[in-house]
Context: one part of a larger RNA
C1' cells in the first nucleotide's frame, strides 16, 4: 500500500446519483393488531410481554417458594419496520459468458378457419405421417391478457367474405380471306379477319375484438373574460366514456396546493392533450414483485474525520 475480517467519543445519512454497503431486527410462547380487501386475505402487520436452574404441590405445563451471574432464545444458527406511488393481475419464463425486467408465458375473453381422405404442418412432387386412434363442450390459426366498469364513431382506401346483370379479358373451339406445299376439291402449315368464352379485374353488397382512420375557419351572454348557441368549409367519419404536464408535456423547473429552513425528484389537483384514448384495449384494482420514483422511524464509520487491533499479500532489507 492492497484484500479480507475486528472495534469506536459526540453527532446520525450531513455521504452519495441513490442508505451502495455496513448496522438494525432476528428464536418459542402469550397479549394484541389499521387503512384497505376479490372476505380468502392483508397479518409474523405495527406495538409489547416472558424466557436459566433448584425443590414441593397440583399434574402435562402451571403455581408457589428459593438460588446464581453484568447477561438464563446466555454461543451459533436466527426477518428491520412503516407509507404514498408507477408497471406488470398472480406462481412461472428469458439475452449458457455485460440486460431478470414494464419484455415472454399465462389462466380468462373475442374474431376466424375447419363436416373428417378436416383445416393446417412436414416433403421439391407423390407416397406417407403429424393433426388424431381426436369429431365443432373438437382441432388450427390471429389478437388480448385474472377480476371489475366498459369497449364509442368510420366500409371512403387496403384487406376478407358473398353476389352475379352489364364492361373488359388467355388459350382452345368455329366462321371468312390470303400465301405456301400441290395439277387440284380436300389435307396440313403461316399470316389475318370475325365470331365464342372462364376464374380475375371493373362492378354491386356485407364487415373494423380485419389492416386501419377518427378536422377547420368566423362569430355570439346586461364589465371583463369565456362561449352552452349559431354561421360556413371539408370528410368515410370528425376523438364518445374513461384518463391526462402521463414510462406519453416540446414550450416546461408549466400554475396551485402538500411535503422540507431550501425539491428540476414526489404525491394531490388543474387542463392549450406540440403529439392519450377504448382488446395495436380505456380506466380501476386487493393480493403479488431480487420491478422503478418518493418518504419517514428505527439503525450504523455512508459521512463530519479519520483512529486502533487481527489475518493474507505486496514493498524494503537479509
Nucleotide at each position: 500500500c492492497u484484500c479480507a475480517g475486528g472495534a469506536g467519543a459526540a453527532g446520525g445519512a450531513a455521504c452519495u446519483c441513490g442508505g451502495c454497503a455496513a448496522a438494525u431486527u432476528a428464536a418459542u410462547a402469550c397479549c394484541g393488531u389499521a387503512a384497505c380487501u376479490u372476505a380468502g386475505g392483508g397479518a409474523g402487520a405495527a406495538g409489547g410481554u416472558a424466557u436459566a436452574c433448584c425443590a414441593a404441590a397440583a399434574u402435562a405445563u402451571u403455581u408457589u417458594g428459593g438460588u446464581c451471574u453484568c447477561a438464563g432464545a446466555a454461543a451459533a444458527a436466527a426477518g428491520g419496520u412503516a407509507g404514498c406511488u408507477g408497471c406488470g393481475a398472480c406462481u412461472g419464463u428469458u439475452u449458457a459468458a455485460u440486460a431478470a425486467a414494464a419484455a415472454c408465458a399465462c389462466a380468462g375473453c373475442a374474431c376466424u378457419c375447419u363436416g373428417c381422405a378436416a383445416a393446417c404442418a412436414c416433403u421439391a412432387a407423390a407416397a406417407g405421417u403429424g393433426g388424431a386412434a381426436g369429431u365443432a363442450u373438437a382441432g388450427g390459426g390471429u389478437g388480448u391478457g385474472a377480476c371489475g366498469c366498459c369497449u364509442g364513431c368510420c366500409c371512403a382506401g387496403u384487406g376478407c367474405u358473398g353476389g352475379a346483370a352489364g364492361a373488359u379479358u388467355a388459350a382452345g373451339u368455329u366462321u371468312g380471306a390470303a400465301u405456301g406445299u400441290a395439277a387440284a376439291a380436300a389435307g396440313c402449315a403461316u399470316u389475318u379477319u370475325a365470331a365464342u368464352u372462364a376464374a380475375g379485374u371493373c362492378c354491386c353488397a356485407g364487415u373494423a375484438a380485419a389492416c386501419g382512420g377518427c378536422g377547420g375557419c368566423c362569430g355570439u351572454a346586461a364589465c371583463u373574460a369565456u362561449a352552452a348557441c349559431g354561421g360556413u368549409c371539408c370528410u368515410a367519419a370528425g376523438g364518445u366514456a374513461g384518463c391526462g404536464a402521463a414510462a406519453u408535456u416540446c414550450c416546461u423547473u408549466g400554475u396551485c396546493g402538500g411535503g422540507u429552513a431550501a425539491a428540476u425528484u414526489c404525491c394531490g389537483a388543474c387542463c392549450c392533450g406540440c403529439a392519450c384514448g377504448a382488446a395495436u384495449g380505456g380506466c380501476g384494482u386487493a393480493a403479488c414483485g431480487a420491478u422503478g420514483g418518493c418518504u419517514a422511524c428505527a439503525c450504523u464509520g455512508u459521512c463530519u474525520c479519520c483512529u486502533c487491533c487481527u489475518g493474507g499479500g505486496g514493498c524494503u532489507c537479509a